Predicted 3D model of a 107-nucleotide RNA (SAM riboswitch aptamer (S box leader)) from an uncultured Flavobacteriales bacterium. The prediction has a mean pLDDT of 80.

[in-house]
RNA sequence: CGCUUAUCGUGAAAGACGGAGGGAUCGGCCCGAAGAUGUCUUGGCAACCCGCGUAAUGAGGGCGGGUGCCAAAUCCGACUCCAGUUCAAUCUGGGGAAAGAUGAGCC
Numbered sequence: 001c002g003c004u005u006a007u008c009g010u011g012a013a014a015g016a017c018g019g020a021g022g023g024a025u026c027g028g029c030c031c032g033a034a035g036a037u038g039u040c041u042u043g044g045c046a047a048c049c050c051g052c053g054u055a056a057u058g059a060g061g062g063c064g065g066g067u068g069c070c071a072a073a074u075c076c077g078a079c080u081c082c083a084g085u086u087c088a089a090u091c092u093g094g095g096g097a098a099a100g101a102u103g104a105g106c107c
Base pairs, nucleotide, nucleotide: 002106003105004104005103006102007101008100013042014041015040016039017038021031022030023029025078026077027076028075043070044069045068047067048066049065050064051063052062054061074099079096080095081094082093083092084091
């Protein structure tokens, strides 16, 4: 890199470095010199995995560790189905997928 699988409507600050675009792609819509994206430190959130322990029908809760995360629902949409709306275009809502991200396992 690839494959399998689960989750993705909640939640989470400050400082330093740096210096131009960035939020995966495209279209929107947003963030950004009052310094974004990114990196580091401290802090925090709590999704998955491991261990200990509690409990003992089960669930939940605790501690430690390994990742992850801390703008906006995965920011919204993209393909398709259903319902409503419209003369139609369109718009709204719900479902399924695709793509993406993260964890775990495999290779």